[in-house]
RNA sequence: GAGUUUGAUCCUGGCUCAGAACGAACGCUGGCGGCGUGGAUAAGACAUGCAAGUCGAACGGGAUUUUAUUUGUAGCAAUACACGUAAAGUCUAGUGGCGAAAGGGUGCGUAACACGUGGGUAAUUUGCCUUAAAGUUGGGGAUAACUUGCCGAAAGGUGAGCUAAUACCGAAUGUGGUCUCUCGGCGGCAUCACCGAGAGUCUAAAGCUGGGGGACCUGGCGCUUUAAGAUAAGCCCGCGGCCUAUCAGCUUGUUGGUGAGGUAAAAGCUCACCAAGGCAACGACGGGUAGCUGGUCUGAGAGGACGAUCAGCCACACUGGAACUGAGACACGGUCCAGACACCUACGGGUGGCAGCAGUCGAGAAUCUUUCACAAUGGGCGAAAGCCUGAUGGAGCGACGCCGCGUGGGGGAUGAAGGUCUUCGGAUCGUAAACCCCUGUCAUCUGUGAGCAAUGCCUCCCGGUUAUAACCGGAAGAACUGAUAGUAGCAGAAGAGGAAGGGACGGCUAACUCCGUGCCAGCAGCCGCGGUAAUACGGAGGUCCCAAGCGUUGUUCGGAUUCACUGGGCGUAAAGGGUGCGUAGGUGGCUGAGACAGUUCGAUGUGAAAGCUCCGGGCUCAACCCCGGAACUGCACUGGAUACUGCUUUACUAGAGCACUGGAGAGGUAACUGGAAUUUACGGUGUAGCAGUGAAAUGCGUAGAUAUCGUAAGGAAGACCAGUGGCGAAGGCGAGUCACUGGACAUUUACUGACGCUGAGGCACGAAGGCCAGGGUAGCGAAAAGGAUUAGAUACCCUUGUAGUCCUGGCAGUAAACGGUGCGCGCUUGGUGUGGGAGGAUUCGACCCCUUCUGUGCCGGAGCUAACGCGUUAAGCGCGCCGCCUGGGGAGUACGGCCGCAAGGCUAAAACUCAAAGAAAUUGACGGGGACCCGCACAAGCGGUGGAGUAUGUGGCUUAAUUCGAUGCAACGCGAAGAACCUUACCUAGGUUUGACAUGCAUCUCUAAAUCUGUGAAAGCAGAGGAGCGUAGCAAUACGCAAUUUGCACAGGUGCUGCAUGGCUGUCGUCAGCUCGUGUCGUGAGAUGUUGGGUUAAGUCCCGCAACGAGCGCAACCCCUGUAUUCAGUUGCCAACGGUUCGGCCGGGGACUCUGAAUAGACUGCCCAGAUCAACUGGGAGGAAGGUGGGGAUGACGUCAAGUCAGUAUGGCCUUUAUACCUAGGGCUGCACACGUACUACAAUGCCCAGCACAGUGUGAACCGAGACCGCGAGGUGGAGGUAAUCCCUAAAACUGGGCUCAGUUCGGAUUGGAGGCUGCAACUCGCCUCCAUGAAGUCGGAAUCGCUAGUAAUGGCACAUCAGCUACGGUGCCGUGAAUACGUUCCCGGGUCUUGUACACACCGCCCGUCACAUCAUGGAAGCCGGCAGCACCCGAAGUGCCUGCGCCAACCUUUAUGGAAGCAAGGCCCUAAGGUGAAGCUGGUAACUGGGAUGAAGUCGUAACAAGGUAACC
Repeated sequence: GAGUUUGAUCCUGGCUCAGAACGAACGCUGGCGGCGUGGAUAAGACAUGCAAGUCGAACGGGAUUUUAUUUGUAGCAAUACACGUAAAGUCUAGUGGCGAAAGGGUGCGUAACACGUGGGUAAUUUGCCUUAAAGUUGGGGAUAACUUGCCGAAAGGUGAGCUAAUACCGAAUGUGGUCUCUCGGCGGCAUCACCGAGAGUCUAAAGCUGGGGGACCUGGCGCUUUAAGAUAAGCCCGCGGCCUAUCAGCUUGUUGGUGAGGUAAAAGCUCACCAAGGCAACGACGGGUAGCUGGUCUGAGAGGACGAUCAGCCACACUGGAACUGAGACACGGUCCAGACACCUACGGGUGGCAGCAGUCGAGAAUCUUUCACAAUGGGCGAAAGCCUGAUGGAGCGACGCCGCGUGGGGGAUGAAGGUCUUCGGAUCGUAAACCCCUGUCAUCUGUGAGCAAUGCCUCCCGGUUAUAACCGGAAGAACUGAUAGUAGCAGAAGAGGAAGGGACGGCUAACUCCGUGCCAGCAGCCGCGGUAAUACGGAGGUCCCAAGCGUUGUUCGGAUUCACUGGGCGUAAAGGGUGCGUAGGUGGCUGAGACAGUUCGAUGUGAAAGCUCCGGGCUCAACCCCGGAACUGCACUGGAUACUGCUUUACUAGAGCACUGGAGAGGUAACUGGAAUUUACGGUGUAGCAGUGAAAUGCGUAGAUAUCGUAAGGAAGACCAGUGGCGAAGGCGAGUCACUGGACAUUUACUGACGCUGAGGCACGAAGGCCAGGGUAGCGAAAAGGAUUAGAUACCCUUGUAGUCCUGGCAGUAAACGGUGCGCGCUUGGUGUGGGAGGAUUCGACCCCUUCUGUGCCGGAGCUAACGCGUUAAGCGCGCCGCCUGGGGAGUACGGCCGCAAGGCUAAAACUCAAAGAAAUUGACGGGGACCCGCACAAGCGGUGGAGUAUGUGGCUUAAUUCGAUGCAACGCGAAGAACCUUACCUAGGUUUGACAUGCAUCUCUAAAUCUGUGAAAGCAGAGGAGCGUAGCAAUACGCAAUUUGCACAGGUGCUGCAUGGCUGUCGUCAGCUCGUGUCGUGAGAUGUUGGGUUAAGUCCCGCAACGAGCGCAACCCCUGUAUUCAGUUGCCAACGGUUCGGCCGGGGACUCUGAAUAGACUGCCCAGAUCAACUGGGAGGAAGGUGGGGAUGACGUCAAGUCAGUAUGGCCUUUAUACCUAGGGCUGCACACGUACUACAAUGCCCAGCACAGUGUGAACCGAGACCGCGAGGUGGAGGUAAUCCCUAAAACUGGGCUCAGUUCGGAUUGGAGGCUGCAACUCGCCUCCAUGAAGUCGGAAUCGCUAGUAAUGGCACAUCAGCUACGGUGCCGUGAAUACGUUCCCGGGUCUUGUACACACCGCCCGUCACAUCAUGGAAGCCGGCAGCACCCGAAGUGCCUGCGCCAACCUUUAUGGAAGCAAGGCCCUAAGGUGAAGCUGGUAACUGGGAUGAAGUCGUAACAAGGUAACC
């Protein structure tokens, strides 16, 4: 920086990602080289080999070689052999010396002076080395080896005898040193240190090997003493660096002293005695974890994490203990003891220690060769040569890391083939390949071929030395020495030849398509993908990123300002302690002086090297390496400065406090007093109810209630006053009076002189409820009981009612203890109330008014805030101090501790789980929230439905099929404006397969069609039959069209998906709304406009207004209708005139009706009133019509994944001798039942009969069909007229008269029987109509429910579409007759606007809580069981140091020869003590029957607690 909480926003806040790193591991892949690096786990166990020896110039001996030689034997001799001797060599077990305490490994332990850093040592040691001084005299006694005896399996042990030394022991000397004492000097840090002088005491040694001929001299290496240095070490101190307080007290050698012991050395280091101290909130003691550091990784830094390789220190060496030797160890490859383990054994007993280098097993995700060499560097020994060296130098293995190189370069378009995609045109892989021309790194082969090598040895020269010698130092020369390695490098040869993969491609995050799959398989770091069109799974093509690697996993830092020193917060997001007093601590007014602790500046020392960093250099570059600088931010010491802070001191008064005066107040405690009301008791009056509720009931009452009057008792609470008024630290405090008492405030001066602020722990106070003891109890009232309500009702409501509420004394100690806001001080614009006080002005006096102090409210500026809001009473700007927070849940829970009588309180986790939880605000939606308004929404009316019968549609049932769709309103007389066949999609049966239909290619043949025959239910199958067209050409003929057969592409599908779609439609709703541009406001989502005041049918209009305008809607424009005028006058009309068969029939006419075109008319235009001089409303005039005249068409943004793939279109999927096509028959009409919509009725406002009057729309050519005739009728015959204002179809109710007289009827017509008619190929399933006969239910319809506000409802008929006919009683229209009612908006339903609440946003059909049941997971408790750890008490007690004894043993010395002494040894004892044992507690871990809650889980059960007034406001 990004992703992720939301519909969207801003904030808080967590989770996640992108980066870097690694001793890594795993997956896939793998060409070369350089430099690094590699047992992180089991400090588990180890086979085998090697890792520490060396010196013969310390010593005696042994073995052996060479030379010389005496003697002997053999031989004539040369010579050979043997025993010796001498000399020169080599090797060596042992004695002795040095080394073995270094180097190398590991990180168990250790929270410590272990480490780091800086000091101290006046409290110390230091082999080898360097420098200086002095010395190295003279003796003695042994003992390994060796020889020999014995024991033992072995390891080994033991006795006797011989021998040497640089082994061991006395003695001498004493430069020097030690100790004691004295004196002088100098210094310091308390004891004292150093230097010098004197006296006394004690104190050393070893030789070896060269040179000179030798006595002797001399050199080198040694040895001894001393001093100094260097190096190395010991001890002590300041400071620094982990977690935990759910570890708060720890300690008896503990703290100190005296004395003694002890050490190289200070010291309780140890011991005896004495005293009682010492440490700790600045974290003692305990627990957990851990080697520390230079540094490494990360980070801008500050920090955080780590401590591999390299380097410094420490610790350890199978586990535990112990000492010896030594300069140095309490000793990795030494010793002793105990233990565990392993091995050998003759069973008696022995042996061993890879955390050295390799290597093995084991455990593990995981970490190498049983390699070469001492050539170099370094170490040990040695005089040296040299020997030893798994230190080291090399090689090997591992892509484990870093770095470098390569896998080719240039040209090359037919843009090849092939793959993939495709809109079928093409695009892309792609100059990529092929092909042409080059190059030769690496690898391969051949050849050549290094550096790391200088020391040392030898020869020779020079110098030092008395000396040519030896020795030392220097120069020169010669020969020799290489593990790596025939390696690096160099040269040559050949050929593009041998050398590319991994991951990703939804967003974060660079990179997209196809196929497969179908909430499956799978992916996933977070968000999340997958339920048939997946850029997210799997494959492919392409692309992107890295590249001999690429990914994954793990870990660390970063991002994370998410523990905030740099650099955060706490009103509501997590977070202010309930309140005060006050301890430690932190912090603190003003003035002068002193000192310099902090602070600051300089100098010095140190801060190892390596690393980091800068300059330069070396490997061809780089990694890597080398040189130099800087840095190492630190510590110490020292010299200055003195402003600030601290310290000491002086003075001050502004902070703070004290005193005087004054008034205000429900401040507190205690006592006393009074009245109203409730209840009860008694008495009176009085009678049937009272009480209670939404309605009731339980309850009380005729034994007299309620009501009412009087009297009395008792307890509790304090009406009015009363007020965002007062007081108090908070909790809290309210009748009155008195007493005691705390605090605040104001005025005035005087006093003290910083005495202040805050406050961890601590102490005190602390509502309600609760507990203990004793009282009290009127009312109220948990629990309990009863009555209701309810599906239930352990509740809400009602009737009772115990604790409690009250008082006294004690405990408890918590609250949404809230201003959700810690305390104190200072600063920063204002307005307006109110309580208390003072002053001023004014007044006779007051009030009002002005100023000021102190409280308490409201509004609001700057500023702050995420916003809301806060705003001198801050949440503003600063300072000081305290408390608290760090995602949600688990959980304020468990365990532990403290407190409590208990209830419980305080302190306070983890496992596990989620990707959120949350704050504020926004827009919607919703509310059993509010306000306003509208609608046949209610009300007022009229008529219906629901009951009957029938029709019709649906569900259900049935069926071979009862095709499919529509399903709350908004499906159900709906698609369907018309299912007997057809339709038809369904079922059964029979058939067809390029198909019933389209196009193309190839092929076959001449036939196709009509017609005919057979079979068949038909379709079909089989057969007969047989016509053409165009072009060229005279023709034959050829080609083509058409046709047939066959084959291939394909057709076809009412198969699926309306949740892939287009289009169309329904609905909210003809509701008045829905938006935009610019501007403004807001961090933003958004707001404003569109809200407000009026008004309207209307977001209609007016006014106002940070808005101004605009768009889609409203309205208007359009159509019909109502009036008039003009024009036109047939098919319409007929007033006047004439004719007449009396029919506008004819002549005529245009006047009227009408027709159909144009125009006019209505606009709140006029008047009155109201209103803001408004919009508009009410009334009126005129007018055919008046405020939208009536009706229609017209349906905004959007909602319902609403409906339709079966109207058509269409993506994808499925099917292809079948899900396609044809045909016959059946079905869609099936019937215990339920619902919707209608028709007809139930009758007298009626029915029947007779008479008689008046329409409009519209239809008509395969049609309408007149007059006439036949039939009771449906209808038939017939056909005038009509392609239409001409002909046809044309009313009924009404009205007049008569009958019926309340009856299941002269109502009603279902059902059934019979006879007919019509249509049609065909009326059986299954048509309509007529006539005759039959004559069912039904007497106005329960709960409930529908329509309608005027030419409307109601009622009457007529026409038309579909159609052969019709189940039409349906639908669409037309005209006739023609009402009633609306007080009004409380309520029901729907809608609109504003507002409010919200935990809803899939939006209340929402969200969501708890028990129970099931499964899984982690965890607490738990009788017990099993470990681990460290202590305590006691027992036992190895080895070993120390001490004591030491009668046994005893070379060196002494004395003297003894049974001597001294010294010593063995052995024994004592103290201490490892391991072991016993006991009682503690801490910690595992496990456990059972048990507690918790978390999670797909649609389980029961309720509905919360969110709206959540239906009883919620919450503590």
This is a predicted structure of a 1516-nucleotide RNA (small-subunit ribosomal RNA) from an uncultured prokaryote. It matches the Rfam family "Bacterial small subunit ribosomal RNA". Model confidence (mean pLDDT): 83 of 100. The RNAcentral record of the sequence draws on ENA.